[in-house]
């Protein structure tokens, strides 16, 4: 002394689907009921690899188990700042 990958923090943005029906109760919210949504989490696999094996293998795909369906709040992703860290010069 440039300063990548990863990863933390704050602050921007940030989709979808029933303000359903019924009960309790002022509303909200809690429990049942059918109806949906995917982008917290989770689970599942292709091609290839390999030690050929109930192996290993990714997602914004699929599955909806959790979460969600008015606003709030949450959100994968992504931008800016700040600091960790140090791979290549």
């Nucleotide at each position: 002394a440039u300063g990548a990958u990863g990863g933390c923090a704050a602050g921007g943005g940030g989709a979808g689907a029933g303000a359903c029906u019924g009960u309790u109760c002022g509303a909200g919210a809690a429990c049942a009921g059918c109806g949906c949504c995917g982008a917290a989490g989770g689970a599942g696999c292709a091609a290839g690899c390999u030690u050929u094996a109930c192996g290993u293998g990714a997602a914004u795909c699929u599955c909806u188990c959790a979460g969600g369906c008015a606003a709030a709040a949450g959100a994968a992703c992504u931008c800016u700042u700040g600091g960790c860290g140090g791979a290549c010069g």
A computed fold for an 89-nucleotide RNA from Peribacillus kribbensis DSM 17871, annotated as Glycine riboswitch aptamer. The coordinates come from a structure-prediction model, not an experiment, and the mean pLDDT is 79. The model forms 90% of the base pairs in the Rfam consensus.